[in-house]
RNA sequence: GGGUGAGGUAGAGGCGCGGUGACCAGGAGUAACCGCCGGGAGGGCCAGGGGGCCUCAUGACCGGCGCGGGAAAGGGGCCGCCGCCGAAGUUUCCACCCGCCCCGGGGGCCGGAAGCUGGGCCGGCAGUGAACAACUGCCGGACUGUCACCGGAGGCUGCCCGGGCUCCCGGUGGAGCGCUAUCUCACGG
Numbered sequence: 001g002g003g004u005g006a007g008g009u010a011g012a013g014g015c016g017c018g019g020u021g022a023c024c025a026g027g028a029g030u031a032a033c034c035g036c037c038g039g040g041a042g043g044g045c046c047a048g049g050g051g052g053c054c055u056c057a058u059g060a061c062c063g064g065c066g067c068g069g070g071a072a073a074g075g076g077g078c079c080g081c082c083g084c085c086g087a088a089g090u091u092u093c094c095a096c097c098c099g100c101c102c103c104g105g106g107g108g109c110c111g112g113a114a115g116c117u118g119g120g121c122c123g124g125c126a127g128u129g130a131a132c133a134a135c136u137g138c139c140g141g142a143c144u145g146u147c148a149c150c151g152g153a154g155g156c157u158g159c160c161c162g163g164g165c166u167c168c169c170g171g172u173g174g175a176g177c178g179c180u181a182u183c184u185c186a187c188g189g
Stems, first nucleotide, its partner, number of pairs: 004186008014085001016084006023077002033068001034066006042055004046105001048103004088117007097108002118144002121141008146174007154166004
């Protein structure tokens, strides 16, 4: 010097991200439980197969009715607090653990790997879901931050031109492995 490479630290985006607590809606007048009536020999331990255990004619279980009774969880909204700015999320796969045991389906939890996503918002379709909530995937839309390139207007450099710096507008494109500031090292003079 700031052209090139690497690293450290700090920082920005905004309907920004995560965690947690209270409250609220929903779940739901549902489930448990209680009573009555009817059916009734089986029923339960998450589907199915095998085993084991428990329970039932002192009526299990199923169905119906009752202005009898009456929850909770997962999921969500909002506010506060805390931690943050690949914050974090999500998809797929793998591994461990959990429901009586084995196989197995499915679910939950925790960890790992890979892929995708700059950020939130809105719409359509499909899926998850009790759900018209919310989320996920795909497609589409406008918005927004940032950087690069291109074009243009202004300001500063005393005046004019050029150049430089700065700021604004428009267009195109990129991706967080980004961007801004600063420091260090390397490289170069």
This is a predicted structure of a 189-nucleotide RNA (Lysine riboswitch aptamer) from Desulfovibrio sp. It matches the Rfam family "Lysine riboswitch aptamer". Rfam describes the family as follows. Riboswitches are metabolite binding domains within certain messenger RNAs that serve as precision sensors for their corresponding targets. The coordinates come from a structure-prediction model, not an experiment, and the mean pLDDT is 77. It was read from a public genome assembly, where an Rfam model found it. Taxonomically the source falls in Desulfovibrio (Bacteria, Pseudomonadati, Desulfovibrionia, Desulfovibrionaceae).